[in-house]
RNA sequence: AGAGUUUGAUCCUGGCUCAGAACGAACGCUGGCGGCGUGCUUUAGCCAUGCAAGUCGAACGAGAAAGCCGACUUCGGUUGGUGAGUAAAGUGGCGCACGGGUGAGUAACGCGUGGAUAAUCUACCCUGAGGCCCGGGAUAACUCGCCGAAAGGCGGGCUAAUACCGGAUAAUGUCCCAUUACCCAAGUAAUGUGACCAUAGGAGUGGAAGCUAUCGCCAAUUGAUGAGUCCGCGUACCAUUAGCUAGUUGGUAAGGUAACGGCUUACCAAGGCUACGAUGGUUAGCUGGUCUGAGAGGACGAUCAGCCACACUGGAACUGAGACACGGUCCAGACUCCUACGGGAGGCAGCAGUAGGGAAUAUUGCGCAAUGGGGGAAACCCUGACGCAGCGACGCCGCGUGAGCGAUGAAGGCUCUUGGGUCGUAAAGCUCUGUCAAGUGGGAAGAACCCUCCGUCGAUGAAUAAUCGGCGCCCCCGACGGUACCUCCGAAGGAAGCACCGGCUAACUCCGUGCCAGCAGCCGCGGUAAUACGGAGGGUGCAAGCGUUGUUCGGAAUUAUUGGGCGUAAAGCGCGUGUAGGCGGUCUUUUAAGUCAGUGGUGAAAUCCCGGGGCUCAACCGACGAACGGCUUCCGAUACUGCCGGACUUGAGGUCGGGAGAGGGAAGCGGAAUUCCUAGUGUAGCGGUGAAAUGCGUAGAUACUAGGAGGAACACCGGUGGCGAAGGCGGCUUCCUGGACCGAUACUGACGCUGAGGUGCGAAAGCGUGGGGAGCAAACAGGAUUAGAUACCCUGGUAGUCCACGCCGUAAACGAUGGGUGCUAGGUGUAGCGGGUGUCGACCCCUGCUGUGCCGAAGCUAACGCAUUAAGCACCCCGCCUGGGGAGUACGGUCGCAAGGCUGAAACUCAAAGGAAUUGACGGGGGCCCGCACAAGCGGUGGAGCAUGUGGUUUAAUUCGAUGCAACGCGAGGAACCUUACCUGGGUUUGAACUGCCGAGGGCGGUUUCAGAGAUGAUUCUUUCCCUUCGGGGACUUCGGUAGAGGUGCUGCAUGGCUGUCGUCAGCUCGUGCCGUGAGAUGUUGGGUUAAGUCCCGCAACGAGCGCAACCCCUGCCCUUAGUUACCAGCGGUUAGGCCGGGAACUUUAGGGGGACUGCCGGCGUCAAGCCGGAGGAAGGUGGGGACGACGUCAAGUCAUCAUGGCCUUUAUGUCCAGGGCUACACACGUGCUACAAUGGGCGGUACAGAGGGUUGCGAAACCGUGAGGUGGAGCCAAUCCCAAAAAGCCGUCCUCAGUUCGGAUUGCAGUCUGCAACUCGACUGCAUGAAGUUGGAAUCGCUAGUAAUCGCGUAUCAGAAUGACGCGGUGAAUACGUUCCCGGGCCUUGUACACACCGCCCGUCACAUCACGAAAGUCGGUUGCACCAGAAGCCGGUAGGCCAACCUUCGGGAGGCAGCUGUCGAAGGUGUGAUUGGCGAUUGGGGUGAAGUCGUAACAAGGUAACCA
Repeated sequence: AGAGUUUGAUCCUGGCUCAGAACGAACGCUGGCGGCGUGCUUUAGCCAUGCAAGUCGAACGAGAAAGCCGACUUCGGUUGGUGAGUAAAGUGGCGCACGGGUGAGUAACGCGUGGAUAAUCUACCCUGAGGCCCGGGAUAACUCGCCGAAAGGCGGGCUAAUACCGGAUAAUGUCCCAUUACCCAAGUAAUGUGACCAUAGGAGUGGAAGCUAUCGCCAAUUGAUGAGUCCGCGUACCAUUAGCUAGUUGGUAAGGUAACGGCUUACCAAGGCUACGAUGGUUAGCUGGUCUGAGAGGACGAUCAGCCACACUGGAACUGAGACACGGUCCAGACUCCUACGGGAGGCAGCAGUAGGGAAUAUUGCGCAAUGGGGGAAACCCUGACGCAGCGACGCCGCGUGAGCGAUGAAGGCUCUUGGGUCGUAAAGCUCUGUCAAGUGGGAAGAACCCUCCGUCGAUGAAUAAUCGGCGCCCCCGACGGUACCUCCGAAGGAAGCACCGGCUAACUCCGUGCCAGCAGCCGCGGUAAUACGGAGGGUGCAAGCGUUGUUCGGAAUUAUUGGGCGUAAAGCGCGUGUAGGCGGUCUUUUAAGUCAGUGGUGAAAUCCCGGGGCUCAACCGACGAACGGCUUCCGAUACUGCCGGACUUGAGGUCGGGAGAGGGAAGCGGAAUUCCUAGUGUAGCGGUGAAAUGCGUAGAUACUAGGAGGAACACCGGUGGCGAAGGCGGCUUCCUGGACCGAUACUGACGCUGAGGUGCGAAAGCGUGGGGAGCAAACAGGAUUAGAUACCCUGGUAGUCCACGCCGUAAACGAUGGGUGCUAGGUGUAGCGGGUGUCGACCCCUGCUGUGCCGAAGCUAACGCAUUAAGCACCCCGCCUGGGGAGUACGGUCGCAAGGCUGAAACUCAAAGGAAUUGACGGGGGCCCGCACAAGCGGUGGAGCAUGUGGUUUAAUUCGAUGCAACGCGAGGAACCUUACCUGGGUUUGAACUGCCGAGGGCGGUUUCAGAGAUGAUUCUUUCCCUUCGGGGACUUCGGUAGAGGUGCUGCAUGGCUGUCGUCAGCUCGUGCCGUGAGAUGUUGGGUUAAGUCCCGCAACGAGCGCAACCCCUGCCCUUAGUUACCAGCGGUUAGGCCGGGAACUUUAGGGGGACUGCCGGCGUCAAGCCGGAGGAAGGUGGGGACGACGUCAAGUCAUCAUGGCCUUUAUGUCCAGGGCUACACACGUGCUACAAUGGGCGGUACAGAGGGUUGCGAAACCGUGAGGUGGAGCCAAUCCCAAAAAGCCGUCCUCAGUUCGGAUUGCAGUCUGCAACUCGACUGCAUGAAGUUGGAAUCGCUAGUAAUCGCGUAUCAGAAUGACGCGGUGAAUACGUUCCCGGGCCUUGUACACACCGCCCGUCACAUCACGAAAGUCGGUUGCACCAGAAGCCGGUAGGCCAACCUUCGGGAGGCAGCUGUCGAAGGUGUGAUUGGCGAUUGGGGUGAAGUCGUAACAAGGUAACCA
């Protein structure tokens, strides 16, 4: 510090996710030791039991018992001493308000921080100076009696005090008054007069009086500490909470408090708070800090520390220095317990602990040894505070589970290409060490005090008593704990797991599984070769832990102060006006609020940080320092901002003069057109459409003419022209009226900009009332279209459109661009007003301001684009955004007559949704061009019969593959057996064939016979190669064994190779450069041209490669060389056949050359490429044909040509054999053949090819057969011989339009040939038979010249078996205007929501399942307001009668008090009525999601009616 994920790819926007750190955690697997920490986050729910606050006899009275010792005894016991002034209880004092727990409540002066208290209190402690005088009356305990189950209570009697009461005295105390000083004030201080207020003793010593120090007591003072109160600032969310408030706000008076104050009461006034968020609701203890983060921030508030609040729930006071009191009191309520039913008791949110809740959180431990606290003079007592121990890997830290050497790289596992690799120096083995654990022995620090004794010094004192203080010595005290630590002993011995290994992200293989089981944080894996599932081996990471889950921060600049945006991604209010607010021109005076600098205070400690220290280290701990961002005080500075004041003119406004304009409102006027009415002319149609129909018209339409009525809108001018803030505004005239602009100016003097709320305007549609209504036209009706057509088209047609008044308040209200100011190159139009030059004038030219367009620099932008009219550079103000869907929906509020508007969520769900641009592909987009693509032609297919292939069906099997074009006379160029892979049956198992090893035997081979369907089995005879050291070995072969063979078994979606196809289409790319952030682009586009990316020109491109073309082959002309087997012109011969001699001319053969290149001429064309025409030429613009197939596409085809990974099989899925099948047949399709006839058929005669093939071969002549063929065997290894007859053609003749002398299927009989064998199942021949078929529906195929059509010939395969395939020649046409349309293709361009690419994408209803939400008659709760009833305890007030020790008294009583009663207030409770919030709810509404459901086709291309907004 980033990464993954939207796309075919790219850039951007934007969300989701991950890597990090942390935790009071929990869960899973695992678990050796120690240290230090830490441990109910949930039910502030309920609690058994024990403990957690007492102490003081030196305040007081009283005062046991057991036991022990003694005396007495009637042996029952009595008594004395001791126990002991002890225990227990009581009066009294102090403490119990601390310490400990919890976080329910609280949004608050509660907390934090800084101040104030001149508005206050403070027990114990300190300080310092005084006092402690004289009296009195009670009361508990105790005792007696009584009530009660108990808790407890009542009455009589006795008694003490540091308990209580009266009096005296008293000030530096309090109060009043006066004066003075200080002070803004309230007030403070000093002085003076007056009034008022208190007390208690104990201890030591002594016989006592007394004395003594000390403790205690009283009233003041001071300090310290603690507390109360007030104030500034800070302190969560919701505005779908906007108004709240009657003690409310203030005053006066009184009361109350320690103290100010409506704190309380009476009266008076009517205030107070609030958009800088009152009130209400929700949530929450606050802080130091903790976690995270670079920081700013964000989240949290366990442990530790400060503050607050609470103590079963609610209320209340008492006591006290302090409480409205956790372990106190009273009352009410709920709950639990006891009860004799009358009545009582209780409060673990103290420490342990129980049950419960929960994912989850510990021992009913030890000790006061230390620290601290309470009481005490002290010893001491108490202390679940605390110190320790126990439990839990809950966290942090440390240690160990061994170290060194050790290669045959052991065994074993895994893998494997069989060579090996890996676990792996790992193990074993050898040599060491000894931490921890176990055992043995030793053994701390933590202890300082205090007390007692002794010594000594000092103080006090009359005192060598006593007391107090200092110093020294001795003694005593340890829960942890026989712990830490140390030693010894033996021994590698007792001690490693967890997660992960597709990318992010370090780490890879095998097996299993087969969209199953499963995984998953995101992207995504799994459908037979899964590094992603499960296991294994190996590896990676961490380690006594490791993972998972949850939560927080980070990454996230993804709420942006630091540090984001708003034309198109989410986002500028539809537009003005203007309130609050924010911001604000130039000069200057003052001030010093902001600001800056310095100073003082504070910012608790702990934490964090730095350096050092202590536990062996570390965690941890202690001390020091720094820091603590802040608040506050004081003293300064005055540039900037602010405040007060003065001045200025440039911002703004004003005055005068001009011209422009569909700016607004009102009234009036005008013509053209549509429609209607009337009249006329006139006759059969009109109208409408893609085509029609509905409709209108013989009752006279349409058309034409004339007249009239009425409403609406204003052609031409008219223009990216004008005006307006926007919406918007268009005939002409008049009136009223707003704004802008230009020119001039001697005025005002910052008056400005923006603008939350508010307010006004605001297209169309819509609503209300009343008019109006020509045309147009939702709804509606009809006609068409269509599968349907509630649409598009047509004929009609009502609201509405128009006017007046009033609502509505929204639009894709758009420049998708808020307003203002300043600055930053230009060029060119246009509108308005001016200036200059010049002119008689106009035009033109130069120039200023204002508006409105286009193009462009810098700059900006993701790009597109914007660019002085900014989307540039800056400032000011406002509005708005924060992933998509749900949803602009629900609920609430508000506005509206309604429709609806404004405001505006959540649950749930997805991993995207988007923007711009790129390359393709596609379009019922455009342009250009090509192709037998169409058209123009010729001939076919589709109908018939047959052949052949396929589907289907059948079958034991009908082996397998090929399946739109690009499968279907295809693999197969040839299935009777074989082939053969299929079926049935019979055999066989190292095998039919191959390689190696081991063992045993033997020749191998050839031959005979038998059984059998055969394979095979049995059997007979015969026989030997090489080397040799003569033992034997090798080759060969049989048997057994072992490696392993074999498989046309599967996977062409694991592959190689080969092939098809687009397509012989003209394309496909690269290097460098240039452009772009990039994908990419350029080149390759453009203008011409071509069959062609062929060539030329131009051009940020220049070159190059694969393709095209050419080079190669055949063919067409000529020359040359050669002349047999081919040829024969001339010469000779001849059997008349080039047969022979001969020839080398011709034909021909096959070698080599030539020839054609737009070379020549003319025209066109850009002086080009080239095109057109012509000449010459055998051939002319590629002469014709072939071979040759770019980058790639189709997971195209082939595992059955071959090769090959993996899987499967191994007495079988291998192999051998016989027979059968591949040849089946209701049917469907493809490809063909033959026909349907006279351009024909039959018969007879007769002519002319080319290219091939031939020795297990072609086979002549001759003969036989009607024929297939047979006999025969010449010749030929081929320019020699043979196959071999070419056929159509030509000549002649018959047939004469018919199911025929067409057609030949089918069938019968008889044969031929091949072959081991023609039954299933061959071909051919003869005779006989003589079917369908009379030119073929929809549809569809081929072909542009030696082509189609037609005619025959040959070859491969092959024993035989072509209508197929591949070749060959013969005869030999028609047509092409042209590119609108169909199909395919190329280039450019355009749109795109497509990229599996239009066979794409995608929308809505319905049906089903499921999830969350809204509404809903109602119903059940929570919280709360108001009104009323009632009113406990208690404080306060009142009070006849009752009762009463202290004081007074004249003894009667009084003062005063207590109980009781009563009044105000007052909790729970009750009644009524509201508000608000939540649960459930028949039914209902839409929404989300879901596998391949239904219906249509809305959108994306002109998406087939452009789309979209209201």